[in-house]
RNA sequence: AGCUUAUCGAGAGCAGUCGAGGGAACCGGCCCGAUGACACUGCAGCAACCGCCGCAAGGAAAGGUGCUAACUCCGGCAGCGAAAGCUGGAAGAUAAGAG
Numbered sequence: 001a002g003c004u005u006a007u008c009g010a011g012a013g014c015a016g017u018c019g020a021g022g023g024a025a026c027c028g029g030c031c032c033g034a035u036g037a038c039a040c041u042g043c044a045g046c047a048a049c050c051g052c053c054g055c056a057a058g059g060a061a062a063g064g065u066g067c068u069a070a071c072u073c074c075g076g077c078a079g080c081g082a083a084a085g086c087u088g089g090a091a092g093a094u095a096a097g098a099g
Stems, first nucleotide, its partner, number of pairs: 003097006013043005021032003026076004044068003048065003052059002072091001077088004
């Protein structure tokens, strides 16, 4: 890297450095950003999965990952619908696992 399975409407930010783009890719929309975004580092926090405690509901956050704007920011494909919208899919992300 690819494969399998599960989940994705909840939750959780300050400081320092940097300096112009960022929100996965393409298109469209919308939003964040010189009152400094994104990224990186430190500390703090959250608790999704594994693991831990518990008969269970649930709990803890010392372990392994993960995460801390907006539903995975929304749409693109299919079905239903007059529309608003709803459901599913695709893609993606995360975890656990097998080879």

Model confidence (mean pLDDT): 89 of 100.
Predicted 3D model of a 99-nucleotide RNA (SAM riboswitch aptamer (S box leader)) from Promineifilum sp.
It was read from a public genome assembly, where an Rfam model found it.